[in-house]
RNA sequence: GAUUUAUAAAGAAAGGGGGAGAGACAGGCUCUGCGAACCCUUAGCAACUUGCCAGUUGGUGAUAGUGCUAACCUGCCUACCUAGUUAGGAACUAUAAAUU
Numbered sequence: 001g002a003u004u005u006a007u008a009a010a011g012a013a014a015g016g017g018g019g020a021g022a023g024a025c026a027g028g029c030u031c032u033g034c035g036a037a038c039c040c041u042u043a044g045c046a047a048c049u050u051g052c053c054a055g056u057u058g059g060u061g062a063u064a065g066u067g068c069u070a071a072c073c074u075g076c077c078u079a080c081c082u083a084g085u086u087a088g089g090a091a092c093u094a095u096a097a098a099u100u
């Protein structure tokens, strides 16, 4: 890098460095010199892998491997006699696990 499966509801930040961008993409909308990305340290959240209990699916924990710690909408398809500030699904993207 590719494939498969699962999840994307909620949750959780301070300090130091850095010095203009960031929120995947496009369009909105928003954040940002009252300091963006990114790096380091510490802390935390979550519970995919994982431990334990019961025993097939649930409960519980957080030692270790990851991930995460501003908040979003739309995009393609379907439904509809309130045609949208609607509902459902897909795709894309991200993360994890397994295989290659």
Base pairs, nucleotide, nucleotide: 001100002099003098004097005096006095007094008093013042014041015040016039017038021031022030023029025075026074027073028072043069044068045067048065049064050061051060052059053058054057076089077088078087079086080084
This is a predicted structure of a 100-nucleotide RNA (SAM riboswitch aptamer (S box leader)) from Spirosoma sp. KCTC 42546. Model confidence (mean pLDDT): 78 of 100.